[in-house]
RNA sequence: GGGGCAGUAACUCAACGGCUGAGUGCUUGACUUGCAAUCAAGUGUAUGCGGGUUCGAAUCCCGUCUGCUCCA
Numbered sequence: 001g002g003g004g005c006a007g008u009a010a011c012u013c014a015a016c017g018g019c020u021g022a023g024u025g026c027u028u029g030a031c032u033u034g035c036a037a038u039c040a041a042g043u044g045u046a047u048g049c050g051g052g053u054u055c056g057a058a059u060c061c062c063g064u065c066u067g068c069u070c071c072a
Stems, first nucleotide, its partner, number of pairs: 001071007010024004018055001025043006048064005
């Protein structure tokens, strides 16, 4: 320098172009002498960034940044 993959909540990950979710976590309560576990209820400033296409974009297109990887 060129190619490929990845980037979504505090963390790990889902998501046919059509309401942005799950588990973990966190908070409160129940239970317990207490803690943990369990149960119940609650809690989320998240689609790397900038444009484009579309009635509508996490998803498609272009550019760009970061990480991993392959080639030279």
This is a predicted structure of a 72-nucleotide RNA (transfer RNA) from a Salinivirgaceae bacterium. Rfam family: tRNA. Gene Ontology term of the family: triplet codon-amino acid adaptor activity. Its mean pLDDT, the model's own confidence on a scale to 100, is 80.